[in-house]
Context: one part of a larger RNA
RNA sequence: UUGUGUGUAUACAGAGCGUAGACGUUUUUGUAAGUCUUUAGUUAAAGAACACGUCUCAACCGUGGAAGAGAUUCGGUUAUUGCAUAAAUUGAGACAGGAAGAGGCGCACAGAAUUUCAGUGGAGUGGUGAAGUGCGUUGAUAAUGGGAGGAAUAUCAGUGGAGAAGGCGGUUCGAUGUCAUUGUCUGACGUUAAGGCUAGAAGAGUGGGUAGCAAAACGGAUCAGAUACCGGUGUAGUACACGCUGUUAACUAUCGAUGAUAGGUGUUUGGUAUAUUGGAGUAGUGAGUGCAGCAGUUAACACGUUAAGCAUGCCAGAUGGGAAGUACGGCAGCAAGGGUAAAAGUC
Numbered sequence: 001u002u003g004u005g006u007g008u009a010u011a012c013a014g015a016g017c018g019u020a021g022a023c024g025u026u027u028u029u030g031u032a033a034g035u036c037u038u039u040a041g042u043u044a045a046a047g048a049a050c051a052c053g054u055c056u057c058a059a060c061c062g063u064g065g066a067a068g069a070g071a072u073u074c075g076g077u078u079a080u081u082g083c084a085u086a087a088a089u090u091g092a093g094a095c096a097g098g099a100a101g102a103g104g105c106g107c108a109c110a111g112a113a114u115u116u117c118a119g120u121g122g123a124g125u126g127g128u129g130a131a132g133u134g135c136g137u138u139g140a141u142a143a144u145g146g147g148a149g150g151a152a153u154a155u156c157a158g159u160g161g162a163g164a165a166g167g168c169g170g171u172u173c174g175a176u177g178u179c180a181u182u183g184u185c186u187g188a189c190g191u192u193a194a195g196g197c198u199a200g201a202a203g204a205g206u207g208g209g210u211a212g213c214a215a216a217a218c219g220g221a222u223c224a225g226a227u228a229c230c231g232g233u234g235u236a237g238u239a240c241a242c243g244c245u246g247u248u249a250a251c252u253a254u255c256g257a258u259g260a261u262a263g264g265u266g267u268u269u270g271g272u273a274u275a276u277u278g279g280a281g282u283a284g285u286g287a288g289u290g291c292a293g294c295a296g297u298u299a300a301c302a303c304g305u306u307a308a309g310c311a312u313g314c315c316a317g318a319u320g321g322g323a324a325g326u327a328c329g330g331c332a333g334c335a336a337g338g339g340u341a342a343a344a345g346u347c
Stems, first nucleotide, its partner, number of pairs: 003319002006316001007301002015198003021192003025088003029084003033081002036076002040072001042070001050064004091189001092186006103176001105174002108171002110153001115148003120142001124135002161168001203244001205242003212238002217233002220230001257312003264291007272283003296303002320347002329340001331338001
């Protein structure tokens, strides 16, 4: 080859693009490689299966015909797969009209707030369960109107939205990615994807930047102790530029694609019809996103047209526990660490 499985027990690579490969819509004609089939020889004897016989029976043994995979060979069939050919439009895509959005990038700008500086003022303030450390007559806290600088964008805000994931939230502008629907066009151009490539929270390097917050660190409390929780300071970091890393409970712990399989009810966003002064509705139809739920599934929990149900094709992973995601080796990395990945002994 050909087991059973992958939400929670071992197992879906964190995500996408895409090469080889595998698989692939409807119809016409041809071909006949796969497939099916006819013929011919071959496939030693023994053995196996069948029939008959024979040692008293059986085993053993004898006789007989039949069967025989495979490769080869003369032909045949054409449903199906392949190949070639001519078309088609429902899969896929292009264009046009139109819509929503924290999708990404760049430039510029805005208003709150914190901090800080200056002037006013004159005794406390701050913090907590309660305090103390802390700050303050070298003028704090407070109130006021100015200046500086950095970071983040209250309300709107939502089981809401867009994005492949990571992740995305002030405003304008610029160029740009994506989606649904209708029409026209192309005419299978598709699905999946080993290797490969791309982006990927946090982290680390160099440089400038530093308001707030804040690992480490230092005081104060608490406590039997308190290397913590609470409180006061506070450096790296958090923000930016350039490269590096390449991982996470990167989670829906659920890979992506296609098809068909009860209905109900919210919500986002498009068409259509109806109705309407407008607004708000009603009916039906797409694409998302939620809730409960029939059939079915499941060990149960639960899942249930957004499937964990019924099926198809492709890829990845698992195969008793632990040793171990470790050792060794080679690979990439500045390092930290990463990816690949065992065994002995043991239960």